[in-house]
RNA sequence: CGGACUGUAGUAUACCGGCAGUAUACACGCUUCGGGUGCGUGAGGACUGGGUUCAAUUCCCAGCAGUCCGA
Numbered sequence: 001c002g003g004a005c006u007g008u009a010g011u012a013u014a015c016c017g018g019c020a021g022u023a024u025a026c027a028c029g030c031u032u033c034g035g036g037u038g039c040g041u042g043a044g045g046a047c048u049g050g051g052u053u054c055a056a057u058u059c060c061c062a063g064c065a066g067u068c069c070g071a
Base pairs, nucleotide, nucleotide: 001070002069003068004067005066006065007064010024011023012022013021018054026042027041028040029039030038047063048062049061050060051059
């Protein structure tokens, strides 16, 4: 420098045009003499910008970051 792929809660991931969910972690409560375990509740998220669309996490373009391949 060129090409490919990926970007979603603190972490790991699902959904792939219409409602963003799960596990774990975190906070609170219940359970216990106490802790742990277990149960319940809650907070927390679509990399950025633009375009298409009635509607975009999803499709398109550019950029940014990471991984890989080639030179």